The RNA shown here (SAM riboswitch aptamer (S box leader)) has 98 nucleotides and comes from a Clostridiaceae bacterium. Its Rfam family is "SAM riboswitch aptamer (S box leader)". Gene Ontology term of the family: regulation of gene expression. The sequence was found by an Rfam model in a public genome assembly.

RNA sequence: UUCUUAUCAAGAGUGGCAGAGGGAUACGGCCCUAUGAAGCCCGGCAACCGCGGAAAGCAGCGGUGCCAAUUCCGGCAGGGUAACCUGGGAGAUAAGGC
Numbered sequence: 001u002u003c004u005u006a007u008c009a010a011g012a013g014u015g016g017c018a019g020a021g022g023g024a025u026a027c028g029g030c031c032c033u034a035u036g037a038a039g040c041c042c043g044g045c046a047a048c049c050g051c052g053g054a055a056a057g058c059a060g061c062g063g064u065g066c067c068a069a070u071u072c073c074g075g076c077a078g079g080g081u082a083a084c085c086u087g088g089g090a091g092a093u094a095a096g097g098c
Stems, first nucleotide, its partner, number of pairs: 002097007013042001015041003021032003027074003043067003048063004071090001076087004
């Protein structure tokens, strides 16, 4: 890099440093942000894999992940007068394969 499988409506700070951006990407929206963005540290949430275990269970240790808004929403298809619903696509994460 690519393929397969699973999950994606729940959960997670009134902390410290920092100082202007951020919400994956392009577009269209809609938002967050000097009452402090990104990033770093600490803290927390969760439970995919390993350890341990007879098993269930358990989050103790290790490998990851995550901590505004459904994956923030839409683009494609179907249903519906509409609101909206379902699926797909794209993406993220984990485990495995080539």